[in-house]
RNA sequence: AGAGUGGACCUGACGAUCGCCCGGGCCUUCUGGUCCGGGAGGAAAGUCCGGGCUCCGUAGGGCAGGAUGCCGGGUAACGCCCGGUGAGGGUGAUCUCGAGGAAAGUGCCACAGAAAAUCAGACCGCCCGGGGAUCCCCGGGUAAGGGUGAAAAGGUGGGGUAAGAGCCCACCGCGCGGCCGGUAACGGUCGUGGCAAGGCAAACCCCAUCCGGAGCAAGGCCACGUACAGGGGCGACUGAGGGCUGCCCGCCCGAGCCCCGGGGUAGGCCGCACGAGGCUCGCGGCGACGCGGGUCCCAGAGGAAUGAUCGUCACGCCGAUCGGGGGCAACUCCGCCGGCACACAGAACCCGGCUUAUGGGCCACUCUGACC
Numbered sequence: 001a002g003a004g005u006g007g008a009c010c011u012g013a014c015g016a017u018c019g020c021c022c023g024g025g026c027c028u029u030c031u032g033g034u035c036c037g038g039g040a041g042g043a044a045a046g047u048c049c050g051g052g053c054u055c056c057g058u059a060g061g062g063c064a065g066g067a068u069g070c071c072g073g074g075u076a077a078c079g080c081c082c083g084g085u086g087a088g089g090g091u092g093a094u095c096u097c098g099a100g101g102a103a104a105g106u107g108c109c110a111c112a113g114a115a116a117a118u119c120a121g122a123c124c125g126c127c128c129g130g131g132g133a134u135c136c137c138c139g140g141g142u143a144a145g146g147g148u149g150a151a152a153a154g155g156u157g158g159g160g161u162a163a164g165a166g167c168c169c170a171c172c173g174c175g176c177g178g179c180c181g182g183u184a185a186c187g188g189u190c191g192u193g194g195c196a197a198g199g200c201a202a203a204c205c206c207c208a209u210c211c212g213g214a215g216c217a218a219g220g221c222c223a224c225g226u227a228c229a230g231g232g233g234c235g236a237c238u239g240a241g242g243g244c245u246g247c248c249c250g251c252c253c254g255a256g257c258c259c260c261g262g263g264g265u266a267g268g269c270c271g272c273a274c275g276a277g278g279c280u281c282g283c284g285g286c287g288a289c290g291c292g293g294g295u296c297c298c299a300g301a302g303g304a305a306u307g308a309u310c311g312u313c314a315c316g317c318c319g320a321u322c323g324g325g326g327g328c329a330a331c332u333c334c335g336c337c338g339g340c341a342c343a344c345a346g347a348a349c350c351c352g353g354c355u356u357a358u359g360g361g362c363c364a365c366u367c368u369g370a371c372c
Stems, first nucleotide, its partner, number of pairs: 001368007009360002012313007020039008041344001045355002048353005053215004060249004065211005070084005085099001086097004100206002105204002107200003123146002125142008154172006173195001174193008219270004228261001230260005241253003277296008316340004322335005
C1' cells in the first nucleotide's frame, strides 16, 4: 500500500422568525390568553416468531393439526441470544449447518449405464482351454484397470493368483467391547471382527419437547336512534339453543332459541403510555446476562402534530494550487481556500428478537506485495 474477516457506534447542534401537537401552572370577556417543559428510527419497514395486555363459563381429557430437533446455559418467553461438540467451505482471520431415528414400516434414486440393493452385474478389457490364415469364433474364469453416472457394493500399499478379488497382511475407515477425560454432546487409547445390509426423512413416517382461541378494527363507558300485527323451523326436563380454529367425550348455562326478509345507528370519551423502561457506577460470569447503588421521565396524533425559512457551528466527505512537517521510496500529516452537508427512510397498544434497505468513520484480526 492492496485485498479480506469480525465487532460495536453515529446517522447533528445552537440562535432568530413564523406555524403545529401534548403535559403542567396562572388567568379567563370561559371559541381562549400567557409562562415552563417535551415532541419519529436504527431500522419506526416486513408482519416472520415470542410475549405483556383485553375478551371468551370448561384456559378439563383425547384425536386431528402446527412448530422445534447435537450438548450445556441465558431469558418473561421464543423458532432468539451465548458458549461448546461434530461435519463442511476458506491459505487464513473466520463462515455455514437441512445436526434425533434408515436394523419399525412404506416410498424414491429420472436419464445414461452391463448393472442403482439381498451380494447382483459384464459394454471395453484381462487370463485359461479348444478351433481356424499375428485377427476372429466357442466355452470357462474375473470385477483389480477403463467407460456411464450425483452415487457402482470400503480406501492406499504389498503379497498371492492363470488373471484377479479382504483371498491374505499392514495402516486408515466401519461395527462391537473395555478403560481414561469431560455435567454433556463427544474425544483419546487399547482390544477384537475381514467387516453383506448405499443415499434421500426440507420424502411419508417413528421418537422427544411445546401449543385453548381470537385479537387494540381487542375491549369498556356515555349519548342518539327507529319498525318489525313480516315468513319459516325447533323446543320447554324424553333439553331447542349456547359455552370463539375443526371433531369427539366429559362438565356447565339454559326457556325460549335458530334461519330468511325488512328498518334505524355507526357520534363522543376511555383504553393511550411509569415500562420484563432509559442512562451511569460497582460486583460476579469466557459470554449471553444477573445482582446491587445512583439518577432521569425522553411522542401520543385521531385522516393523522413533531414543520418551514435564515444564519452560525460541529462531525465528516470531495477538490486544485500553495506553505510547513515526516519518510530511502511509495506516500502521508497539518494549515489556507472552495464545494457538499449526504444514504435508507416516518410512530399509531407496548415490549424482546429475527429478516430486509442503506451513508459514514472507529477498533481488532488475517493474507499478499514493496522498502528498511

This is a predicted structure of a 372-nucleotide RNA (Bacterial RNase P class A) from a Myxococcales bacterium. The coordinates come from a structure-prediction model, not an experiment, and the mean pLDDT is 77. The organism belongs to Myxococcales, within Bacteria. A source record names the gene rnpB. RNAcentral holds the sequence, with entries from ENA. Its Rfam family is "Bacterial RNase P class A". By type it is a ribozyme.